[in-house]
RNA sequence: UGCGGGGUGGUGCAACGGUAACACGCUAGGCUUUGGACCUAGAAUUCUUGGUUCGAAUCCAAGCCCCGCAG
Repeated sequence: UGCGGGGUGGUGCAACGGUAACACGCUAGGCUUUGGACCUAGAAUUCUUGGUUCGAAUCCAAGCCCCGCAG
């Protein structure tokens, strides 16, 4: 440099163009002599900038970053 794949809460990982889900973690409460475990509730997420669309995590363009292959 070219080609391909990827970027989503703190972490991992889903999501036909139509309310962004789940697990772990975190916070609060319950239970417990205490802690852990368990139960209930809650906060927290779409890499950036444009475009298409009634509506974009999803489609399109450019850029940034990561991984692989080729040279």

About this RNA: Predicted 3D model of a 71-nucleotide RNA (transfer RNA) from Candidatus Nealsonbacteria bacterium CG23_combo_of_CG06-09_8_20_14_all_37_18. The sequence is in RNAcentral, with records from ENA. RNAcentral records the identical sequence in 2 taxa. Its Rfam family is "tRNA". By type it is a transfer RNA. Rfam describes the family as follows. Transfer RNA (tRNA) molecules are approximately 80 nucleotides in length. The coordinates come from a structure-prediction model, not an experiment, and the mean pLDDT is 80.